[in-house]
């Protein structure tokens, strides 16, 4: 980061499942994504629990930053 090229990912929404919840896996599907690959490391949001605010468990990477690998490329 281009109105190139080849390929990649895949939101809701519904369907089967696991979860106590947040969520999560498949499958259908395609709003979108140039890291929408990977890390919970810092903020922030959920959920449980505690009980007045946490040195507690957990959940999101497609909120935001950081970190790190990493395809392809015009002027």
């Nucleotide at each position: 980061g281009a109105u190139a090229a080849g390929g990649g990912c895949a939101a809701a929404a519904c369907c089967a499942g696991a979860g106590a919840a947040a969520u999560c896996u498949g499958g259908c599907g395609a709003c979108g994504c140039a890291a929408a690959g990977c890390c919970a490391c810092g903020g922030g949001u959920c959920c449980u629990c505690a009980a007045c605010u946490g040195c507690a468990g957990g959940a999101c990477a497609g909120c935001c930053g950081g970190g790190u690998u990493g395809c392809c490329g015009a002027a």
Notes:
A computed fold for a 75-nucleotide RNA from a soil metagenome, annotated as c-di-GMP-I riboswitch aptamer. The model forms 95% of the base pairs in the Rfam consensus. The RNAcentral record of the sequence draws on MGnify. Its Rfam family is "c-di-GMP-I riboswitch aptamer". About the family: GEMM was predicted in a large-scale screen for bacterial structured RNA regulatory elements.